[in-house]
RNA sequence: AGAGUUUGAUCCUGGCUCAGGACGAACGUUGGCGGCGUGCCUAAUACAUGCAAGUAGAACGCUGAAGACUUUAGCUUGCUAAAGUUGGAAGAGUUGCGAACGGGUGAGUAACGCGUAGGUAACCUGCCUACUAGCGGGGGAUAACUAUUGGAAACGAUAGCUAAUACCGCAUAACAGCAUUUAACACAUGUUAGAUGCUUGAAAGAAGCAAUUGCUUCACUAGUAGAUGGACCUGCGUUGUAUUAGCUAGUUGGUGAGGUAAAGGCUCACCAAGGCGACGAUACAUAGCCGACCUGAGAGGGUGAUCGGCCACACUGGGACUGAGACACGGCCCAGACUCCUACGGGAGGCAGCAGUGGGGAAUAUUGCGCAAUGGGGGAAACCCUGACGCAGCAACGCCGCGUGAAGGAAGAAGGUCUUCGGAUUGUAAACUUUUGUCUUUAGGGAAGAUAAUGACGGUACCUAAGGAGGAAGCUCCGGCUAACUACGUGCCAGCAGCCGCGGUAAUACGUAGGGAGCGAGCGUUGUCCGGAAUUACUGGGUGUAAAGGGUGCGUAGGCGGGUAUGCAAGUCAUAUGUGAAAUACUGGGGCUCAACUCCGGAACUGCAUUAGAAACUGUAUAUCUUGAGUGCAGGAGAGGUAAGUGGAAUUCCUAGUGUAGCGGUGAAAUGCGUAGAUAUUAGGAGGAACACCAGUGGCGAAGGCGACUUACUGGACUGUAACUGACGCUGAGGCUCGAAAGCGUGGGGAGCAAACAGGAUUAGAUACCCUGGUAGUCCACGCCGUAAACGAUGAGUGCUAGGUGUUAGGCCCUUUCCGGGGCUUAGUGCCGCAGCUAACGCAUUAAGCACUCCGCCUGGGGAGUACGACCGCAAGGUUGAAACUCAAAGGAAUUGACGGGGGCCCGCACAAGCGGUGGAGCAUGUGGUUUAAUUCGAAGCAACGCGAAGAACCUUACCAGGUCUUGACAUCCCGAUGCUAUUUCUAGAGAUAGGAAGUUUCUUCGGAACAUCGGUGACAGGUGGUGCAUGGUUGUCGUCAGCUCGUGUCGUGAGAUGUUGGGUUAAGUCCCGCAACGAGCGCAACCCUUACCGUCAGUUGCUACAUUCAGAUGAGCACUCUGGCAGGACUGCCGUUGAUAAAACGGAGGAAGGUGGGGACGACGUCAAAUCAUCAUGCCCCUUAUGUCCUGGGCGACACACGUACUACAAUGGCGAAGAACAGAGGGAAGCAACGCAGCGAUGCGAAGCAAACCCCAAAAAAUCGUCUCAGUUCAGAUUGCAGGCUGCAACCCGCCUGCAUGAAGUCGGAAUUGCUAGUAAUCGCGGAUCAGCAUGCCGCGGUGAAUACGUUCCCGGGUCUUGUACACACCGCCCGUCA
Repeated sequence: AGAGUUUGAUCCUGGCUCAGGACGAACGUUGGCGGCGUGCCUAAUACAUGCAAGUAGAACGCUGAAGACUUUAGCUUGCUAAAGUUGGAAGAGUUGCGAACGGGUGAGUAACGCGUAGGUAACCUGCCUACUAGCGGGGGAUAACUAUUGGAAACGAUAGCUAAUACCGCAUAACAGCAUUUAACACAUGUUAGAUGCUUGAAAGAAGCAAUUGCUUCACUAGUAGAUGGACCUGCGUUGUAUUAGCUAGUUGGUGAGGUAAAGGCUCACCAAGGCGACGAUACAUAGCCGACCUGAGAGGGUGAUCGGCCACACUGGGACUGAGACACGGCCCAGACUCCUACGGGAGGCAGCAGUGGGGAAUAUUGCGCAAUGGGGGAAACCCUGACGCAGCAACGCCGCGUGAAGGAAGAAGGUCUUCGGAUUGUAAACUUUUGUCUUUAGGGAAGAUAAUGACGGUACCUAAGGAGGAAGCUCCGGCUAACUACGUGCCAGCAGCCGCGGUAAUACGUAGGGAGCGAGCGUUGUCCGGAAUUACUGGGUGUAAAGGGUGCGUAGGCGGGUAUGCAAGUCAUAUGUGAAAUACUGGGGCUCAACUCCGGAACUGCAUUAGAAACUGUAUAUCUUGAGUGCAGGAGAGGUAAGUGGAAUUCCUAGUGUAGCGGUGAAAUGCGUAGAUAUUAGGAGGAACACCAGUGGCGAAGGCGACUUACUGGACUGUAACUGACGCUGAGGCUCGAAAGCGUGGGGAGCAAACAGGAUUAGAUACCCUGGUAGUCCACGCCGUAAACGAUGAGUGCUAGGUGUUAGGCCCUUUCCGGGGCUUAGUGCCGCAGCUAACGCAUUAAGCACUCCGCCUGGGGAGUACGACCGCAAGGUUGAAACUCAAAGGAAUUGACGGGGGCCCGCACAAGCGGUGGAGCAUGUGGUUUAAUUCGAAGCAACGCGAAGAACCUUACCAGGUCUUGACAUCCCGAUGCUAUUUCUAGAGAUAGGAAGUUUCUUCGGAACAUCGGUGACAGGUGGUGCAUGGUUGUCGUCAGCUCGUGUCGUGAGAUGUUGGGUUAAGUCCCGCAACGAGCGCAACCCUUACCGUCAGUUGCUACAUUCAGAUGAGCACUCUGGCAGGACUGCCGUUGAUAAAACGGAGGAAGGUGGGGACGACGUCAAAUCAUCAUGCCCCUUAUGUCCUGGGCGACACACGUACUACAAUGGCGAAGAACAGAGGGAAGCAACGCAGCGAUGCGAAGCAAACCCCAAAAAAUCGUCUCAGUUCAGAUUGCAGGCUGCAACCCGCCUGCAUGAAGUCGGAAUUGCUAGUAAUCGCGGAUCAGCAUGCCGCGGUGAAUACGUUCCCGGGUCUUGUACACACCGCCCGUCA
């Protein structure tokens, strides 16, 4: 000293939380010793028992024990008894002193209670000290005691006796008191000194010595002074609430009296009507105050245990007595509550003393020892008393100190934990060796505290000797803050958590373990206080938008205030003195072994009071000045205000005329008005409200606000001048005034408009938006209300601080023939902009800058501007204005995205323009659903659905039923046996399988080895089981869209921006220009393949101009076609126009091809937790005589239904038929393609040439052309079904394809909706291939014929870019409000 937490990220505001310290603590857990401290914070609750205040015989009387002495008697000659003299224990009583101290507690008290500084000329003071003067002479009682007697007791009553330092008179007296008076001093009353008069006291006591009177000591009386202790008064300080604003009758004062130690309404009589209060009275709540203690850098904040000072209290309330002192903790009286005793008549008691008990509570100790020390009371003293005090006991409650060993010791032991299985770690840690003895144990010695005696503590502290590592370590934490990490278990469960948050199957956050970190006889938790928090800001904050400027002015108190001179000295500075108790804290030393603790000294105690001084500043007094402020004079501007009057346009209504069928209204309509004459139009009239143009970020006003014209009255500002006053000023709590709209009251007025209301529409609904009507109201007068986003979200005043440019009202100067122009200046009103400020946005001489003065207001969000109270109001309501509870945020500004039924620009078969389809039918196929033993699984908007599957009869196959196997169908390792195995074959069985027969491997150094099969053991195999949300790889999609980024620089506090935006252009972030940017990368384009042209090379199986022929069949040849290698070609290259002299566009030439020529491959950063664990791979989890393996059969093919994708059609642009030398391209072929011949109507069969292919075959191309049919469910269409066949294949029942004959369904162009396509394309026609034994209407390819249309970008969809708004960021499938559950 800071840190975490609002956001995708940022800066700020702002709260919450943490790290520190402390405690009279408590709880959890653990616990070796000692020293010093501390220990009912709650029930000022109730208390059993014991103790806590007595003492004096040297004040007094009485009783008088033990003992001593003497005498007598009995005698046992040392014992008993009696008497006497002593003695004085003990007892109660009288008396004196003490008991008012010491000890406890904090209930009350907001107060002269406390603190501090003073005052008493308004006072008292026992014992003590010093001094002065005395201590003479008398008297009467009374307790104790005795007797009688009452009562249960407590306690008395009556009669009688007695003493005193008990009590009462008398004498003595002033330096005392009172009165009068003189002087001095002072003052508000008075004080001091002197004089006179009056008044007041005592114990001839006690003790000792001496003995005739005395002396000494202690008492006693009066007085003075001191000391100590107290009493009263005063200044200042001393909690919260104003949702407590008024309080007060002894109240405030006076006179007089009483009372007190003493002033005083302290009390009383009379008189006056005062006194206190926003500088907070009164009331309510809370509280003992302080030295100090804790915290803090300090200022402050909190606390008031222990120790010390003061106060208050003593069961609760009241009262006095005694006394020097009390209104008295262990005294009295009364009342009350409670407890106890009782013979029911009556009595007793007060732990907030020390122990202790019950109760309360989270919680706080022994019914201990001693007066040895210190101190207190009494006493002459000895001494007695002392739960004050000194000690001990209990408690880790706190602080301090010590210990639980030390050195060596690597086989880095064992065990534990983790592991990539190699190791790592626990860890020199242990064991082991050597050693020490602090604490501890035992024994011995043994203090100081005590000046002479006396020691509870205590045989304690301490010292010495001996013994043995022996008896002594835990607690919390390990996600970030915050030092310290792994494994297992758990699976949004159990749980954790101070804040953020963690846990939903791979948790460093839960639990356990190992390891680690921190502290250590403790460690954590909880509670409270301060700190951090500048988060109440005096030091040290804010108020345009984060919380916060009062709606406005006037003005009271208050605060602040111009120049000069002089005085004063309140503030201020400063000298000295007093005080600020001690303890504490600080500092220098000393003593306990150190420390805690304690002792001595110093400084300090920031304060208060008094005081010699200073006079700059503030203040104050006086004088003066003019610049602040105001007045006068001269002017001009203005929707400033109030009242009265006047005016025209328009709406509506009324009357009359003309005129006829509609008007009106809307997105479209309807309600409404109109043939009883509307709307329209003309003329006249009525009435109310508002004032077009001018009109302007123009004017005026304090704000609200003010707009036709005229008149009257009236306020303010401005300019010029400098005649007058001479600081008269600024702000302004309360207070008062004004205060839009709506609303309220009374009375008018009412044209238009128009809440409410009615109707019509819209809509799912429509208590709305739209339309037709329409009442309050809007208008006027008077009175209320008192609020608004009453906003510039910006209080008022003053001064200072670059400019530029408009505009309003003036003034001065220059210029100008006029209009006008220029410069300076004052007051307003706008924009831009520097410095500066600001979190940023922004403000910027009209400040949100730099300063000063005053006022209002703010202190997290919600609850809430709510509740209650008070005030105001007729009401509506307004003003003032909380708390409980709840959250960890709420918020401001700016950034990047995403989004918008925001905007601009652009693109795409996106729309439009066209052509053909789908959706209707039948069938095929896929999916959903349903069904089923099973209908295996996956794919799900576009981007699942003729998809995985380029082909399910068995197999495939993963599903179901049944039957088998268990080291396994498959891999590696080990052991044993055999020489098999393969192959052929028999029996049983549905088959798997089981049993049997035939079948005798290779190499060899002959030891064996290899290989194979069978059997066995366990490691393991196996899994199309789960998780695509643990993954790799692969793929789809946005999208072949033009984007996505980086380095350096610059800008910004920062997130970020710039570059990449702008002007053009392009298919394109393509290119050009400009520019705080300059460059670069991934994308685009190009490079690759194919196709279109040409050249060249090469000619077989290709081709044929020549010859020959039925025939490219042969010769010959490679010119042509063709094939496949290599080159060329196209680049806006050329010309013109446009463009900015650019990029480029348009047109043209040439060219086979023209502006990326056509097509393909190629897919940036990323998005969708997109798809796939069932292609494959793979982590983790799961199964292991089964979720693995084999077999047979079934299923994946089911079928009320729904959807997608295709095929075939509905017909004449067609069907059917026939003919001819019609005309392709690209492919495939050996378990193959098959010419050709024969048989069959045909599928096909039987033979069979050729061909591993530019050679042979598949192979017929089909639409086209020609004829016929003539609009019908047909010569359309072909589903369905029957019969008969063919092919493949172990096998066509479930469940294949094909052929022939027969049958001949729906269907006559398809609702809403929806899809493809821009040229060799759509449409249409056929051909081939993969898969494949067989099985395409699917898929992938190939060629033939071959269109229509595109004005254009308003709209739908998708995308790109710029900009704008945002409370979204999981990003509009967002966020969020209300109601209900």

The RNA shown here (small-subunit ribosomal RNA) has 1381 nucleotides and comes from an uncultured bacterium.
RNAcentral holds the sequence, with entries from ENA.
The coordinates come from a structure-prediction model, not an experiment, and the mean pLDDT is 84.